[in-house]
The RNA shown here (c-di-GMP-I riboswitch aptamer) has 84 nucleotides and comes from Desulfotruncus alcoholivorax DSM 16058. The sequence was found by an Rfam model in a public genome assembly. The coordinates come from a structure-prediction model, not an experiment, and the mean pLDDT is 85. Taxonomically the source falls in Desulfotruncus alcoholivorax (Bacteria, Bacillati, Eubacteriales, Desulfotruncus).

RNA sequence: AACAAUGUUGGGCAAACCGACCGAAAGGCAGGGACGCAAAGCCAUGGGUCUAAAGCGAUUCGCCAAGAUUGCCAGGCUGCAGAA
Numbered sequence: 001a002a003c004a005a006u007g008u009u010g011g012g013c014a015a016a017c018c019g020a021c022c023g024a025a026a027g028g029c030a031g032g033g034a035c036g037c038a039a040a041g042c043c044a045u046g047g048g049u050c051u052a053a054a055g056c057g058a059u060u061c062g063c064c065a066a067g068a069u070u071g072c073c074a075g076g077c078u079g080c081a082g083a084a
Base pairs, nucleotide, nucleotide: 006081007080012037013036017032018031019029021028022027035071041077042076043075045074046073047072048069049068050067055063056062057061
């Protein structure tokens, strides 16, 4: 120097819930809060899932993603400490 188990040092993020604000909704998000996470850092590229405004069927309803989800999975990029 490389690789890397692991998470000891220093730390990091933040589920549910409450909630100012945004959104048609799913959901996002200031603040609070901690279920958990060794990438629970970033990317919507593939799959899955959620919503369905506009649109299309001809309409008590159904279909539909250019919307959302990276803490659903996979993939790509990057990062701290670091045994053998």